[in-house]
Context: one part of a larger RNA
RNA sequence: UGACGGGGGCCCGCACAAGCGGUGGAGCAUGUGGUUUAAUUCGAAGCAACGCGAAGAACCUUACCAGGUCUUGACAUCCUCCUGAGCAGUUAGAGAUAGCUGGGCAUGGCUUUGCCAUGAGGGAGAGACAGGUGGUGCAUGGCUGUCGUCAGCUCGUGUCGUGAGAUGUUGGGUUAAGUCCCGUAACGAGCGCAACCCCUACUUUUAGUUGCCAUCAUUAAGUUGGGCACUCUAAAGGGACUGCCGGUGAUAAUCUGGAGGAAGGUGGGGAUGAUGUCAAAUCAUCAUGCCCCUUAUGUCCUGGGCUACACACGUGCUACAAUGGCCGGUACAAAGAGAAGCGAUCCCGUGAGGUAGAGCCAAUCUUCAAAACCGGUCCCAGUUCGGAUUGCAGGCUGAAACUCGCCUGCAUGAAGUCGGAGUCGCUAGUAAUCGCGAAUCAGAACGUCGCGGUGAAUGCGUUCCCGGGUCUUGUACA
Numbered sequence: 001u002g003a004c005g006g007g008g009g010c011c012c013g014c015a016c017a018a019g020c021g022g023u024g025g026a027g028c029a030u031g032u033g034g035u036u037u038a039a040u041u042c043g044a045a046g047c048a049a050c051g052c053g054a055a056g057a058a059c060c061u062u063a064c065c066a067g068g069u070c071u072u073g074a075c076a077u078c079c080u081c082c083u084g085a086g087c088a089g090u091u092a093g094a095g096a097u098a099g100c101u102g103g104g105c106a107u108g109g110c111u112u113u114g115c116c117a118u119g120a121g122g123g124a125g126a127g128a129c130a131g132g133u134g135g136u137g138c139a140u141g142g143c144u145g146u147c148g149u150c151a152g153c154u155c156g157u158g159u160c161g162u163g164a165g166a167u168g169u170u171g172g173g174u175u176a177a178g179u180c181c182c183g184u185a186a187c188g189a190g191c192g193c194a195a196c197c198c199c200u201a202c203u204u205u206u207a208g209u210u211g212c213c214a215u216c217a218u219u220a221a222g223u224u225g226g227g228c229a230c231u232c233u234a235a236a237g238g239g240a241c242u243g244c245c246g247g248u249g250a251u252a253a254u255c256u257g258g259a260g261g262a263a264g265g266u267g268g269g270g271a272u273g274a275u276g277u278c279a280a281a282u283c284a285u286c287a288u289g290c291c292c293c294u295u296a297u298g299u300c301c302u303g304g305g306c307u308a309c310a311c312a313c314g315u316g317c318u319a320c321a322a323u324g325g326c327c328g329g330u331a332c333a334a335a336g337a338g339a340a341g342c343g344a345u346c347c348c349g350u351g352a353g354g355u356a357g358a359g360c361c362a363a364u365c366u367u368c369a370a371a372a373c374c375g376g377u378c379c380c381a382g383u384u385c386g387g388a389u390u391g392c393a394g395g396c397u398g399a400a401a402c403u404c405g406c407c408u409g410c411a412u413g414a415a416g417u418c419g420g421a422g423u424c425g426c427u428a429g430u431a432a433u434c435g436c437g438a439a440u441c442a443g444a445a446c447g448u449c450g451c452g453g454u455g456a457a458u459g460c461g462u463u464c465c466c467g468g469g470u471c472u473u474g475u476a477c478a
Stems, first nucleotide, its partner, number of pairs: 001478002003475003007472007015462002019426005026318008034309002042053002064304005070298001073129001077128002079125005087102006106118005131293002134291003140287002142282001144280001145278001147276001152191006158167003171182003197270004202238007211228003216225002241264001244258004320419001324378006336367003341360002345356001347354002385416001390411007432454007
């Protein structure tokens, strides 16, 4: 100087407390361990691995296994020789491949039945080489997690100390903040904080189609004429700064109350992550040193596996019901996406869906709610709760749904009556609850990322648990 203490002081955080809803019990989905297997490819491991890499494993993907192939190779450059592209059909085979047939065939020059040169492509050959999701993340770059959006981490000069170092950065107040004020052997400065950026809440101007409709007509309908007031859209501005007033305070920084205001003291949210810590993660995104393989640890193909199942754990979904289930009627979104696409509408089908197919490269067309509300029924039961499981019959995608997809109808109708010890999230348009969309994607979400609808309760407080900051103290630790 640090680190540590079941030492002390001060302070903060959904850390506790006060509340609301979960999880732990059930069924299912999904990930992991374990076991099994020819293979169940690999990685991730307290917080910070476990709906994680994977924004989507039937083949492909795919790295794994079995069997069948190739050896200058599936991919790149160079050399020699031959040919002069492609393509279509057919035979054998599981296919990779191997064989046969058909017809067809570039550019330029010249002394044009032809000759020469060049080049994409194909075949054969020799070697330089290719190739490796093989090893090492404890050789590395890059990118990332975490403490933590915590308020810290440092430097120059000066001063003090033999020196390591100290001071500044400590102290008195204050703040979300090393934020600001005052004091001070320190005076300044840098990286962080804040601000500058984006969205949102109010408003002005400009603009008025595909958007809107107050007034005037018109219509089934903003449908049409008309208008751009209003809504909205999207560009540029304004607006909030403790600016004003009272109190408080040290006359300061500030705090507290008020006015005005759409908004008040960081208005709400996002992006933004200092010096460093964990030899943290990643050689399987990529790049890369070294080591290793080179008729194989490379490469192609078919089939299988990654989907196994006495069990254990994590994360979710659906429930156990009456604030509910079912039936009928009937409203109101936002944000997105759309051409090998979104697909209205009519018809067919109980339905998944199918046939024909308008419109739309989109403020124009398509996709576009559910909970809520109104009426009826059920009457507390393993039920008109719950939907697992299984049987049968179908639909869709796709060469192909057996291993191994999703959806529909009929039948079946399991566990489950609110969950032990424990444990998690959340302070406001939040929790809870309700649906909608998108990426990936032929198909395949209860996951992920977004969007809006309805919309709470509680917060005395900081004694305690956890984590962090700061000053100080002890130490036989570095």
The part of an RNA shown here (small-subunit ribosomal RNA, 3' major domain) has 478 nucleotides and comes from an uncultured bacterium.
Rfam family: Bacterial small subunit ribosomal RNA.